[in-house]
Context: one part of a larger RNA
RNA sequence: UGACGGGGGCCCGCACAAGCGGCGGAGCAUGCGGAUUAAUUCGAGGCAACGCGAAGAACCUUACCAAGGCUUGACAUACACCUGGAGCGCGCGGAAACGUGUGUGACUUUGAUACAGGUUGUACAGGUGGUGCAUGGUUGUCGUCAGCUCGUGUCGUGAGAUGUUGGGUUAAGUCCCGCAACGAGCGCAACCCUUAUUGUUAGUUGCCAUCAUUAAGUUGGGUACUCUAGCGAGACUGCCCGGGUUAACCGGGAGGAAGGUGGGGAUGACGUCAAAUCAUCAUGCCCCUUAUGUCCGGGGCGACACACGUGUUACAAUGGAAGGUACAGAGGGCAGCUAUCCGGUGACGGAAUGCUAAUCUCCAAAACCUUUCUCAGUUCGGAUUGGAGUCUGCAACUCGACUCCAUGAAGGUGGAUUCGCUAGUAAUCGCGCAUCAGCCAUGGCGCGGUGAAUACGUUCCCGGGCCUUGCACA
Numbered sequence: 001u002g003a004c005g006g007g008g009g010c011c012c013g014c015a016c017a018a019g020c021g022g023c024g025g026a027g028c029a030u031g032c033g034g035a036u037u038a039a040u041u042c043g044a045g046g047c048a049a050c051g052c053g054a055a056g057a058a059c060c061u062u063a064c065c066a067a068g069g070c071u072u073g074a075c076a077u078a079c080a081c082c083u084g085g086a087g088c089g090c091g092c093g094g095a096a097a098c099g100u101g102u103g104u105g106a107c108u109u110u111g112a113u114a115c116a117g118g119u120u121g122u123a124c125a126g127g128u129g130g131u132g133c134a135u136g137g138u139u140g141u142c143g144u145c146a147g148c149u150c151g152u153g154u155c156g157u158g159a160g161a162u163g164u165u166g167g168g169u170u171a172a173g174u175c176c177c178g179c180a181a182c183g184a185g186c187g188c189a190a191c192c193c194u195u196a197u198u199g200u201u202a203g204u205u206g207c208c209a210u211c212a213u214u215a216a217g218u219u220g221g222g223u224a225c226u227c228u229a230g231c232g233a234g235a236c237u238g239c240c241c242g243g244g245u246u247a248a249c250c251g252g253g254a255g256g257a258a259g260g261u262g263g264g265g266a267u268g269a270c271g272u273c274a275a276a277u278c279a280u281c282a283u284g285c286c287c288c289u290u291a292u293g294u295c296c297g298g299g300g301c302g303a304c305a306c307a308c309g310u311g312u313u314a315c316a317a318u319g320g321a322a323g324g325u326a327c328a329g330a331g332g333g334c335a336g337c338u339a340u341c342c343g344g345u346g347a348c349g350g351a352a353u354g355c356u357a358a359u360c361u362c363c364a365a366a367a368c369c370u371u372u373c374u375c376a377g378u379u380c381g382g383a384u385u386g387g388a389g390u391c392u393g394c395a396a397c398u399c400g401a402c403u404c405c406a407u408g409a410a411g412g413u414g415g416a417u418u419c420g421c422u423a424g425u426a427a428u429c430g431c432g433c434a435u436c437a438g439c440c441a442u443g444g445c446g447c448g449g450u451g452a453a454u455a456c457g458u459u460c461c462c463g464g465g466c467c468u469u470g471c472a473c474a
Stems, first nucleotide, its partner, number of pairs: 001474002004470002007468007015458002019421004026313006033306001034304001042053002064299002068295003073124001077123004081118004087104007126288002129286003135282002137277003140273001142271001147186006153162003166177003192265004197233007206223003211220002236259001239253005302440001315414001319373006331362003336355002340351004380411001385406007427450007
């Protein structure tokens, strides 16, 4: 000087408390451990591994396993040599890879060169082989916590101190005052995006108040309104009162769409954890070189006594079922999204139309109204299993999703414990997208609809900041 303390003081955070909803019990989905296996590829391991890498494992992917093949190689460059083609077929063996035989095939005067293919040879290729404790790059975490430092000066023999401490204040090392300090940098804040109000410009594919018209903003018309998207305005403690040291600032109020950082996002200081990643990529060194490379068909990554994490569906009446009937936003769409009609109980199929999209289309559910069920393992719950199908795709046995009929398991609100959330939040309801042929998505990332309760307070638990004290630690 730091780190640490079941030392002290001050302060903060869904940290506790006050509330609401969950986890832990059940079924299923998914990840991990274990055990199993020819293989169940590899990595990730308290918080900060475990719906994580993986925004898509039937083949491919694929790195794993057993079997069958290749050896200058699946891929790159160079040299020497050969051929003139390349390419496209066909036959045989084979699961394919591969091996083997054969046909066709362009222009031309020539062929150095060029180009393409091939053989052999040499350099070399190749490696998801090892080391993240040799590394770059990237990332997590403390933590969006308020800190971390420097120059000059001063003090100290020196390590170092001061500044950065103190009195107030703030979300903030934010600002004010004081002070052997005076200044400055990286952080904080602001500048950026979005959302909330409004003016103006523009008016189609959007919109419809007035006038016609229609089944319908459908058409004429209009560009007011909504909306779209460019440029502006607006919020700054600016104004008032009180408190405060005449300060910073704090409390209240006015006006205002919005008030004291308005809400949300992007943004992550010096550093910590020899944190993570050699399997994104790059890379030193080591290792393999008829194999640790490479090709192929098949299997595995999907197995199952068990154990854990994360989710999802429920256990019902604030509910289930049947019928009727409204209202979004954000996105996607041509190898695509599909209106409408027909067939089918349905998944879907057939015909057909519009749209490269503010034009066409995917396209809501909870809510609301009516009826029914009447507390039951039930008209709750849907696992499991049998049968019959649809779709994608060379191919759904291992191992796809969906539909219909039948079946109808556990489950009566869950021990100790534990998690999230302070407002358009929690809870609840559906919708979209990426990946993608299809999909094991209940995941991830977004979007809107409905829409709460509670916070006395800081004693305690956890984490953190500042000052101070002790110290067997560095």
Molecule: small-subunit ribosomal RNA, 3' major domain
Organism: uncultured bacterium